[in-house]
RNA sequence: GAAAAUCUUCAGGGUCGGGUGAAAUUCCCAACCGGCGGUAUAGUCCGCGAGCCUGAUCGACGUUCUGUCGAGAUGGUUGAGCCGUUGAAACUACGGCACCGACGGUAAAGUCCGGAUGGAAGAAGAUGGUU
Numbered sequence: 001g002a003a004a005a006u007c008u009u010c011a012g013g014g015u016c017g018g019g020u021g022a023a024a025u026u027c028c029c030a031a032c033c034g035g036c037g038g039u040a041u042a043g044u045c046c047g048c049g050a051g052c053c054u055g056a057u058c059g060a061c062g063u064u065c066u067g068u069c070g071a072g073a074u075g076g077u078u079g080a081g082c083c084g085u086u087g088a089a090a091c092u093a094c095g096g097c098a099c100c101g102a103c104g105g106u107a108a109a110g111u112c113c114g115g116a117u118g119g120a121a122g123a124a125g126a127u128g129g130u131u
Base pairs, nucleotide, nucleotide: 005127006126007125008124009123010122017029018028019027031111032110033101034100035048036047037046038045043099044098051077052076053075057071058070059069060068061067062065081097082096083095084094085093103114104113105112
């Protein structure tokens, strides 16, 4: 210097102001936000996580059954960008115009409340000490 293994910590932001209405941070005008890795610096490229669906299997309880509750492998699904400029190189920078955002609740929600004091891509660190 450094492999395996074990452990710890961290790991998502945002409706100013106004209109209608009995009621809306949900509608309308307007405002605001942008997880992780890769790559010329990316919400829109490539890939991943989260969310949603599925439910092998396991656990608890009970009235032992086509039962209830909880956990959950695997698989599936999963949004949106163009033009110009500079440059060796940018769908990433700069200029312009545009677009997107799970589920449940509630006057219809990317931004409120909730599952979530959860989980996690991954980031940092400690121990370790094959070779």